Transfer RNA from Candidatus Bilamarchaeum sp., 72 nucleotides, folded computationally. The RNAcentral record of the sequence draws on ENA. Model confidence (mean pLDDT): 82 of 100. Rfam family: tRNA. By type it is a transfer RNA.
RNA sequence: GGACUCGUAGUCGAAUGGUAAGACGUCCGCUUCACAAGCGGAAGACCCGCGGUUCGAUUCCGCGCGGGUCCA
Numbered sequence: 001g002g003a004c005u006c007g008u009a010g011u012c013g014a015a016u017g018g019u020a021a022g023a024c025g026u027c028c029g030c031u032u033c034a035c036a037a038g039c040g041g042a043a044g045a046c047c048c049g050c051g052g053u054u055c056g057a058u059u060c061c062g063c064g065c066g067g068g069u070c071c072a
Stems, first nucleotide, its partner, number of pairs: 001071007010024003018055001026042005048064005
């Protein structure tokens, strides 16, 4: 320098062109003498940035940034 791939809540991790699951963690309650576990509930991500396509983009396209793999 080139090719491919990934970038989503504190962490892990799905999905989809029509404003986004789940798990762990956090908070509140129930339970316990208390803690843990268990049960019930709640908050928490405008989906890396900019531009384009579209009625509408996190999802498609381009460029950039970052991680990974490979080639030179």